[in-house]
C1' cells in the first nucleotide's frame, strides 16, 4: 500500500544537529577564528640558510696624519702612513631544524604497554685527567691556456683551529686470570697481568676553545604482547623458504647476506590474492553503545619531478646536496650545458569550488657568532571572501476622520493598520574633528636616554541629524500560516502522497494578506539521527523474508552431586603510564559572547607487584538421580535374501454358439461369417495382493501391507546386578533419500508419456474414445531433486483438565476365567483454561514459561537468474551477484459486489391455458439518406403513438429574402416634442414608409399618457444537466434500510436485523446480550358491493286521485330505485382439526362480503454523475447594428432503405340489407343545438330548449329476430386513383377532415424468434372527454355491453429477497488480470 481495519514492511520527508562546502536572491559594522577536498598537474618571477676577521692568507673602501703638484688660498689630483668597510677563498657550525603534502603503505606503519644483559647520541650539564714537541702540502693570489656557455687545465708562491708523524696513557678497547651477581645468552668491579692508539692556538685579563674517561640529559635505532577496513565467486600458501653450523656485514640482534646440513615454516581463531586507505589524540551525530570521518591545532609515519644509488656527517641514504637511468621544459656557437613551488606569494590548468607576486623582524621561536648584529614568507601582522561562531544595530514613546491607496466583499464593510502622516525624544554603529595607548622586555650606553610591524589602531570626548542600513523561503497534508485573479492535462508544480482536463485550482503564475527565520534565508550534497529497516544493548522464522529433506558424526560451543587444590577468568585496594590541546566544572581576562588563561576532573585502558576463592574454569579423589549395559518379557505391513498361495486382467488351443461387439453426452476410429463379444475347459506368462483395514501399528525422513523360512535393526514394560558424566548440539563432513531421468543386462500381462486415427471445437498440437513406443517390474551403478510439509530444527525441564484409541505394568473385584474399577509409563488423535498471538489459531505432541547448540531472514520485480567454481554420462544440481526498474509487494480479518456455489423463498418467471407481434397495406414514431432548412431533446430494460391533450399561417425555436438597434417586453433619470388614440388614399410580399381628417384632463414653474435623442440596461428555445434547484424515471410496492444504550472484538465492524415456525410482508409467535427506537409494511384515506338513518329536486311513482292517442303529463305520496350526507358491517369473532397450550393454518357455520373482500392514491435508506439549462429557476461562460426583435415565404409532411408501436384484413363463430332491445360516464353560452323543411350523402335552411339529475350532443354496438351469399382473392379485403361535391378557416398548392360514384392493390392467418393476461381478468363491443377553427385520433385518459380457458407443479429461463460458502473484486465480473503478435 486498503472501500475501511489491524500487522509486516521497504522508500521519502518531517520534527533535529554537523560541513575546508557550492549555487540562488539578498548584504550595514565588529570581533575570534578558516580559505585548491579536484591535477602527489605543470610552472614565469622574486623571495623562503645562512653565518663566523675572536681559525687563516690575500684584497684594502671612507676617515684621519703627512709629503708633492696645480692654483682661483681652500678646493681638486697624486705618493707615502695608519685605518680596517668590503669581496672571493680556505677553515669550522649549522643546512639531518623549521615549513609543505598524504601519493604510496593493511606494515611493528600507527596507537597502547613492556623489553633493550643486543645499541648510538653533535651542541648542553655535572665530574676526573691532559693540552708536549716536529713536518710536509694546498685554494686564494700571480703567469700561461681551452670552452659560446656551464665550468676548466698546466706552471708557481704562501697560511691556519686544514693535513700528517713522533712522546706521553689515569682511562678507553682486546686478550686471560679471580670474587660478587642475574630468567638464559650474561653482566659488574679505581681487582691483576700483557698488548694497540692522541692533542692547536689566540689574547692585556676574565673569557672562548680542544683532548680523553665517567655520569646525566635530550633525541633515535631495534625487539615484543594486544588493538583497529572489506572481500571465501581468493583455501591453499611458502625454497632464503623455516630452523641448525662455520663465516661475512652493523653502532646493534637477525636468513641481514653467504656456504653447508635437516624439511621444515603459516593456515577456516581466515594464511596466500584481490580492493580500498596514511595512523592517532581528536571532530561530528547519538540517552547510550554504537555510527560516520581524520580540514584547521597537536604527535608519529612516509614522500619531496619518476626510479635506483651511496658520499659526507653525531645525526640522511637528505624537499631549496651528489652521481646514474627514463620523461618533461629552457639555453645552445650543435661541440655541449641548465632545471624540479607537495616552502611564502603568485601564473596556467582541472574545477561547482578555495585569497595579496603584502608589511616587519617590534614580540614568541631558531642558525651563526665573545658580543654588537647578521639571516629567517617560521612567526607577529594586515589584505579578500557573510565561509563559520559570537555581538550590535537598522529606532523609542505617543498619535483613529481607523486618511490617502492597494486588495477582498454577503456593497454594509474587513484588512494592510498605530503603521503612515503629525507631536515631542534619543544618539549604539556608520561619518566627522579632537586627543591617544597597552602587549617592552632584554640590549645599548655619555646613565640623560633609547627600541612599535600591527597604528593614528583600540579606546575616551565633542558635534550634527532618525538621519545612512531588511531581507529570504513558505502558506493542500507531513507542517506554522488564505484569498482574488490569469490559466485549463496547457503553462507549470511537485521530497513523498499528488496538483492542472471548454472554466469557480487555498497545490501552477500574479497580487493583497499571512507564517517562519533575520544579516542572512533557501536550494543542492555528504554524515550521524530518528531506523528496534542488521536487534551486544535492542528483531524475528506455522499462514507477511525466513527450520537444511533425513540421520550419524568431526572441530567447536554448552554441560549433573560432593570434596581438595590452583587462582587463567573474575573481586578488590595500591603503584607507574594514560603528552599538551579538546570536552566537564569552577575561576578569571578582552564592555558580554564568541575567543583567551588557570586550576580540577575527565582519559572507562594497559602493565608491575598484593590479596581474596562464592561462581566459571584447570589438574586429583569420590558418588549416582544424565546416558550406556545386563537380565526377563512384550508389540510391530521395521529392512534384507530366499521360497511359495490363490483371486483377477491378457493371451495360446479346443468345445459350445450367431451377428454384432465396443465404446460415448452423442457419435466415430478399433474388432467380428477367415466365426468376434457371450460362455466351458486345459495351458502360457508378468504385474498388484481384496475382506481382515481402523484419525490403528513401525521406522530418521523417503517410505513400508498375500504366506512360509533365514538373518537383522530400532523400541516400550519391568527389574537395579555393573560403569561412572561416559551427556546434549553439531560448522565443515560422512550416508540414506519419493517421483521422474540416464547407463547395461533381463523381463514386458495390464496401464501408459511421445505417437497414430476418429470425435468435440471458429480452431482442439487439449478435455473424452480406440489403438500405441519408452517407461512402469528386477539386478547392477548413476542422479539428489519434491507442496521431501505439522509448510513448525534437535535436547532438557516446568505450567488445569477432560475425552477417545494403540502397547506393557501394578493393585481392588471376581472360588477360577472372562468382564469390570482405580492407578502408573510410553505412543497416536480430538476438545478445552491460564499464557503468548497481527489475527487465523495454537494451548504438556505449544506457536506458553525458560536454558543450551545449530540453520536461516532483512521491500517488490529482475533472479534462485548471469559469470566464476565444485558435482554430475547428460538431465541438470549446489554456492550466489549485479545494472536497471517500483512504490509497493504481502499476512490475517471486515463489510459489500460477484459466482455457469449451496440452502431457502418469491414474481404472468417459467410450465398449463386465451389472444396477439414478426408476413400484407395503411398511420404514427425513430434511425439512416437527402435538403437552404428538414429545429431541438429522449437511445437496452428504463428512447422510438416519447416532450406533442392537435405543425396549412401563428404555434416555430429551423432555413431564404427584405427590414430595426434603448430595442418585441420591465425600471430609472436628463433634455426636445406632442394628447394618447383612430379613420381615408398612395407604394411594398409584407414589416414598414409617406399623407389627409378627426382628437384631452387637472391646484398649470407643471402632472398622467406618449414620440424622438442619450445613460444606465433589456433580450437570448446561445453553451454546460459533468457546476445546480426543483421535478421525474428505474430497481420496486421489493421488504428491507437504520439508530440510541449495552456487549463482544487492539480494530475495521459483530449483535441487535442470525436461528425455529409463520406470512403478502423485518407480518407475528418462540428462543437468543441484547433492550428498545425510527423510516418502510400493514391500517388511517378515495371508490365499489349490503344494510340502515336523514333529506326529498329537476330523480321516483307501490297505493288514492284525475287526464292523455301514447308518456309521473297532473294533484298528492316519501314506501321503492337513485341522489346527497353520516352510520352499522368483516375481527380469525365462533366451532373443529393441525401446530410448540403461541403466532398461524386448513375446514366449517352464519353472512352482501372471509381471511389484505375487489380496485386506486400512498414509493424506505439508496443506486443508475439515469433524463429534463427548449416547463420553470439559476451560477459561471458567450453574444449586444445580434446568437436580440419583427415581417413574407419555405421547412418540421422529404424517401433506395431499416426498426418499433398500431389500426384493418385475410373471412360463414362471416359480409350485407331489413327490423327491433339494453349502459354507464362525460361535455355544452365565442357553446350543445331540438322538432321541422331540403339533399343518395358530409351537410344545408331553422332556430324551440338548456349555463343543464329538467334541454341537447345522442343513433349505442355486439345482441336478438328475419332474408341474401355458399368458400371464390369472392356480395371478403379495402389500399391507390379518377370525377364531382361539403365543411372549417385570410388562406386547404406544397399540406386539412369528411361525403357521393367509379377504381378495387397486397393479403387465403404469417420464419427464427417474441409479447400481453390468473377473474368481471383475458378476448371482443361501442361510447364519451381533453387538445381543439379544423384536422391527419387507427393515438392517449376514461366508461360501460357480452364474457371465457387454464395453473401439474418449481427441474429449468428472467428478475427479486434472506442466510452461508469462495475470491488475487471494491470504478466492484460490462471487474480482474495472463501469453503471443
Nucleotide at each position: 500500500u486498503u472501500g475501511a481495519u489491524c500487522c509486516u514492511g521497504u522508500g521519502c520527508u518531517c520534527a533535529c544537529g554537523a560541513c575546508g562546502a557550492a549555487c540562488g536572491c539578498u548584504g550595514g559594522c565588529g570581533g575570534c577564528g578558516u580559505g585548491c577536498u579536484u591535477a602527489a598537474c605543470a610552472c614565469a618571477u622574486g623571495c623562503a640558510a645562512g653565518u663566523c676577521g675572536a681559525a687563516c692568507g690575500c684584497u684594502g673602501a671612507a676617515g684621519c696624519c703627512u709629503g708633492c703638484a696645480g692654483c682661483u688660498u681652500g678646493c681638486u689630483g697624486u705618493g707615502g702612513g695608519u685605518g680596517g668597510a668590503u669581496g672571493a677563498g680556505u677553515g669550522g657550525c649549522g643546512a639531518a631544524c623549521g615549513g609543505g603534502u598524504g601519493a604510496g603503505u593493511a606494515a611493528c606503519a600507527c596507537g597502547u604497554g613492556a623489553g633493550u644483559a643486543a645499541c648510538c647520541u653533535g651542541c648542553c650539564c655535572c665530574u676526573g685527567a691532559c693540552u708536549c714537541u716536529g713536518g710536509g702540502a694546498u685554494a686564494a693570489g700571480c703567469c700561461c691556456g681551452g670552452g659560446a656557455a656551464a665550468c676548466u687545465g698546466g706552471g708557481u708562491c704562501u697560511a691556519a683551529u686544514a693535513c700528517c708523524g713522533g712522546a706521553u696513557a689515569u682511562g678507553a678497547c682486546c686478550a686471560u686470570u679471580c670474587u660478587c651477581c642475574g630468567c638464559a645468552u650474561g653482566g659488574a668491579g679505581u681487582g691483576g697481568u700483557g698488548g694497540u692508539g692522541g692533542a692547536a692556538a689566540g689574547u692585556u685579563u676574565a673569557u672562548c676553545g680542544g683532548u680523553u674517561g665517567g655520569g646525566g640529559a635530550u633525541g633515535g635505532g631495534c625487539u615484543c604482547g594486544c588493538g583497529g577496513c572489506c572481500u571465501a565467486u581468493c583455501a591453499g600458501c611458502u625454497u632464503g623458504u623455516u630452523g641448525g653450523u662455520g663465516g661475512g656485514g652493523u653502532g646493534a640482534u637477525g636468513g641481514c647476506c653467504u656456504a653447508c646440513c635437516a624439511a621444515g615454516g603459516c593456515g577456516a581463531c581466515g594464511a596466500c590474492g584481490g580492493g580500498u586507505a596514511g595512523c592517532c589524540g581528536g571532530c561530528c551525530u547519538g540517552a547510550g553503545a554504537a555510527g560516520g570521518c581524520g580540514a584547521c591545532c597537536g604527535g608519529c609515519c612516509a614522500c619531496a619531478c619518476u626510479g635506483g644509488g651511496a658520499c659526507u656527517g653525531a645525526g640522511a641514504c637528505a624537499c631549496g646536496g651528489c652521481c646514474c637511468a627514463u620523461a618533461c621544459u629552457c639555453c645552445u656557437a650543435c661541440g655541449g650545458g641548465a632545471g624540479g613551488c607537495a616552502g611564502c606569494a603568485g601564473u596556467g590548468g582541472g574545477g561547482a569550488a578555495u585569497a595579496u607576486u603584502g608589511c616587519a623582524c617590534a614580540a614568541u621561536g631558531g642558525g651563526g657568532g665573545a658580543a654588537a648584529c647578521c639571516c629567517u614568507g617560521a612567526u607577529g601582522c594586515a589584505c579578500c571572501g557573510a565561509c563559520g561562531c559570537c555581538g550590535c544595530g537598522u529606532g523609542g514613546g505617543g498619535g483613529a476622520u481607523g486618511a490617502c491607496g492597494g486588495u477582498c466583499u454577503u456593497c454594509g464593510g474587513g484588512u494592510c493598520g498605530u503603521a503612515a502622516a503629525c507631536c515631542g525624544c534619543u544618539u549604539u554603529c556608520a561619518g566627522u574633528a579632537g586627543g591617544g595607548a597597552a602587549u617592552a622586555a632584554a640590549c645599548c650606553u655619555u646613565c640623560g636616554g633609547g627600541u612599535g610591524a600591527c597604528g593614528g589602531u583600540a579606546c575616551c570626548u565633542g558635534c550634527a541629524g532618525a538621519a545612512g542600513a531588511a531581507c529570504u523561503a513558505c502558506c493542500g497534508g507531513c507542517u506554522a500560516a488564505c484569498u482574488a485573479c490569469g490559466u485549463g492535462c496547457c503553462a507549470g508544480c511537485a521530497u513523498c502522497c499528488g496538483c492542472g482536463g471548454c472554466u469557480a485550482a487555498u497545490a501552477c503564475g500574479u497580487a493583497g494578506g499571512g507564517u517562519a527565520c533575520a544579516a542572512g534565508c533557501g536550494u543542492c550534497g555528504u554524515c550521524c539521527g530518528g531506523a528496534a529497516u542488521u536487534a551486544u544493548g535492542g528483531g524475528g522464522c506455522g499462514u507477511a523474508u525466513a527450520g537444511a529433506g533425513c540421520u550419524c558424526g568431526u572441530a567447536g560451543g554448552u554441560g549433573g552431586u560432593c570434596u581438595g587444590u590452583c587462582a587463567c577468568g573474575u573481586c578488590u585496594g595500591c603503584u607507574g603510564u594514560g603528552g599538551a590541546a579538546a570536552c566537564g566544572c569552577a575561576a578569571g581576562g578582552c564592555u558580554c559572547a564568541a575567543c583567551c588563561u588557570u586550576g580540577c576532573g575527565c582519559g572507562u585502558g594497559c602493565a608491575c607487584a598484593g590479596g581474596g576463592u562464592a561462581c566459571c574454569g584447570g589438574c586429583g579423589g569420590a558418588c549416582u538421580a544424565u546416558a550406556g549395559u545386563g537380565c526377563a518379557c512384550c508389540a510391530c505391513g521395521g529392512g534384507a535374501g530366499u521360497c511359495u498361495g490363490g483371486a483377477a486382467u491378457u493371451c495360446c488351443u479346443g468345445g459350445u454358439g450367431u451377428a454384432g461387439c465396443g465404446g460415448u453426452g452423442a457419435a466415430a476410429u478399433g474388432c467380428g461369417c477367415a466365426g468376434a463379444u457371450a460362455u466351458c475347459a486345459c495351458g502360457a506368462g508378468g504385474u498388484a495382493c481384496a475382506c481382515c483395514g481402523g484419525u490403528g501399528g513401525c521406522g530418521a525422513a523417503g517410505u513400508c501391507g498375500g504366506g512360509a523360512c533365514u538373518c537383522u535393526g530400532g523400541g516400550c514394560u519391568g527389574u537395579a546386578a555393573c560403569u561412572g558424566a561416559c551427556g546434549c548440539u553439531g560448522a565443515g563432513g560422512a550416508g540414506c533419500g519419493a517421483a521422474a531421468g540416464c547407463a547395461u543386462g533381463g523381463g514386458g500381462a495390464g496401464c501408459g508419456a511421445a505417437c497414430a486415427g476418429g470425435a468435440u471445437u471458429a480452431g482442439a498440437u487439449a478435455c473424452g474414445c480406440u489403438g500405441g513406443u519408452a517407461g512402469u517390474c528386477c539386478a547392477u551403478g548413476c542422479c539428489g531433486u519434491a507442496a521431501a510439509c505439522g509448510u513448525u530444527g534437535g535436547g532438557c525441564a516446568c505450567u488445569a483438565g477432560g475425552u477417545g484409541u494403540g502397547g506393557g505394568g501394578u493393585c481392588c473385584a471376581u472360588u477360577c476365567c472372562a468382564c469390570g474399577g482405580a492407578u502408573u509409563c510410553c505412543g497416536c488423535g480430538c476438545c478445552g483454561u491460564a499464557g503468548a498471538u497481527a489475527a487465523c489459531g495454537c494451548a504438556u505432541u505449544a506457536a506458553g514459561u525458560g536454558c543450551c547448540c545449530c540453520g536461516c531472514c532483512u521491500g517488490g520485480g529482475g533472479a534462485g537468474u548471469a559469470c566464476g567454481g565444485c558435482c554430475g554420462c547428460a538431465a541438470g544440481g549446489c554456492u550466489a551477484a549485479a545494472a536497471c526498474u517500483c512504490a509497493a509487494a504481502g499476512g490475517a480479518a471486515u463489510u459489500g459486489a460477484c459466482g455457469g456455489g449451496g440452502g431457502c423463498c418469491c414474481g404472468c418467471a417459467c410450465a398449463a391455458g386465451c389472444g396477439g407481434c414478426g408476413g400484407a397495406g395503411c398511420a404514427u414514431g425513430c434511425g439512416g439518406a437527402u435538403u437552404a432548412a428538414u429545429u431541438c431533446g429522449a437511445u437496452g430494460c428504463a428512447a422510438c403513438g416519447c416532450g406533442a391533450a392537435g405543425a396549412a399561417c401563428c404555434u416555430u425555436a429551423c432555413c431564404a429574402a427584405g427590414g430595426c438597434u434603448u430595442g418585441a417586453c420591465a425600471u430609472a433619470c436628463a433634455c426636445c416634442g406632442g394628447a394618447a388614440u383612430g379613420u381615408g388614399c398612395c407604394a411594398g410580399a409584407g414589416a414598414u414608409g409617406g399623407u389627409u381628417c378627426a382628437g384631452c384632463c387637472c391646484u398649470u414653474u407643471g402632472g398622467g399618457c406618449u414620440g424622438g435623442u442619450g445613460u444606465a440596461c433589456a433580450g437570448g428555445u446561445g453553451g454546460u444537466g459533468c457546476a445546480u434547484g426543483g421535478u421525474u424515471g428505474u430497481c420496486g410496492u421489493c421488504a428491507g434500510c437504520u439508530c440510541g444504550u449495552g456487549u463482544c472484538g487492539u480494530g475495521a465492524g459483530a449483535u441487535g436485523u442470525u436461528g425455529g415456525g409463520u406470512u403478502a410482508a423485518g407480518u407475528c409467535c418462540c428462543g437468543c446480550a441484547a433492550c428498545g427506537a425510527g423510516c418502510g409494511c400493514a391500517a388511517c384515506c378515495c371508490u365499489c358491493g349490503u344494510u340502515c338513518u336523514a333529506u326529498g329536486u329537476u330523480g321516483c311513482c307501490a297505493g288514492c286521485a284525475c287526464g292523455u292517442g301514447a308518456u309521473g303529463g297532473u294533484g298528492g305520496g316519501a314506501a321503492c330505485u337513485c341522489a346527497u350526507a353520516g352510520g352499522a358491517g368483516a375481527c380469525u369473532g365462533c366451532c373443529g382439526g393441525g401446530g410448540u397450550c403461541a403466532a398461524c393454518u386448513c375446514g366449517g357455520a352464519g353472512g352482501a362480503a372471509g381471511g389484505u373482500g375487489g380496485g386506486g392514491a400512498u414509493g424506505a435508506c439508496g443506486u443508475c454523475a439515469a433524463a429534463u439549462c427548449a416547463u420553470c429557476a439559476u451560477g459561471c461562460c458567450c453574444u449586444u447594428u445580434a446568437u436580440g426583435u419583427a415581417u413574407u415565404g419555405g421547412g418540421c409532411u422529404u424517401c433506395a432503405c431499416g426498426c418499433a408501436u398500431g389500426c384493418u384484413a385475410c373471412a360463414a363463430u362471416g359480409g350485407u340489407c331489413g327490423g327491433u332491445a339494453c349502459a354507464g360516464a362525460g361535455g355544452g353560452u365565442u357553446g350543445c343545438g331540438a322538432a321541422g323543411c331540403c339533399g343518395u350523402g358530409a351537410g344545408g335552411c331553422g332556430g324551440a330548449g338548456c349555463g343543464a339529475a329538467u334541454c341537447c350532443c345522442a343513433g349505442a354496438a355486439a345482441g336478438c329476430c328475419g332474408g341474401u351469399c355458399u368458400c371464390a382473392g369472392u356480395u371478403c379485403g379495402g389500399a391507390u386513383c379518377g370525377u364531382a361535391g361539403u365543411c372549417u378557416g385570410c388562406a386547404a398548392c406544397u399540406c386539412g377532415a369528411g361525403u357521393a360514384c367509379g377504381u378495387g392493390a397486397a393479403g387465403u392467418c404469417g420464419g427464427a424468434g417474441u409479447c400481453g393476461c390468473u377473474a368481471g381478468u383475458a378476448a371482443u363491443c361501442g361510447c364519451a372527454g381533453a387538445u381543439c377553427a379544423g384536422c391527419a385520433a387507427c393515438g392517449c385518459u376514461g366508461c360501460g355491453g357480452u364474457g371465457a380457458a387454464u395453473a401439474c407443479g418449481u427441474u429449468c429461463c428472467c428478475g427479486g429477497g434472506c442466510c452461508u460458502u469462495g475470491u488475487a473484486c471494491a470504478c466492484a465480473c460490462c471487474g480482474c488480470c495472463c501469453g503471443u503478435c
A computed fold for a 1381-nucleotide RNA from an uncultured bacterium, annotated as small-subunit ribosomal RNA. Its Rfam family is "Bacterial small subunit ribosomal RNA".